[in-house]
RNA sequence: GGGCUUGUAGCUUAGCCUGGUUAGAGCACCGGUCUUAUAAGCCGGGGGUCGUGAGUUCAAAUCUCACCAGGCCCA
Numbered sequence: 001g002g003g004c005u006u007g008u009a010g011c012u013u014a015g016c017c018u019g020g021u022u023a024g025a026g027c028a029c030c031g032g033u034c035u036u037a038u039a040a041g042c043c044g045g046g047g048g049u050c051g052u053g054a055g056u057u058c059a060a061a062u063c064u065c066a067c068c069a070g071g072c073c074c075a
Base pairs, nucleotide, nucleotide: 001074002073003072004071005070006069007068010027011026012025013024020058029045030044031043032042033041051067052066053065054064055063
């Protein structure tokens, strides 16, 4: 220098191919319940500008382009 791949909540991730209902789950966190107390269990709650920017579109996590970061391969 070239190619491929990954990036979504504090962590691990679904959804992307095929654009359209409020972006969901587990763990963690907070509150309650239970317990002598803690943990576990049960109930409820907060937390995401979907890596960044731009474009296409009535509408973008999803399609296109550039860039940033991690990984792999080629030279």

Predicted 3D model of a 75-nucleotide RNA (transfer RNA) from a Candidatus Marsarchaeota archaeon. The coordinates come from a structure-prediction model, not an experiment, and the mean pLDDT is 83. Rfam family: tRNA. Rfam links the family to the GO term triplet codon-amino acid adaptor activity. It was read from a public genome assembly.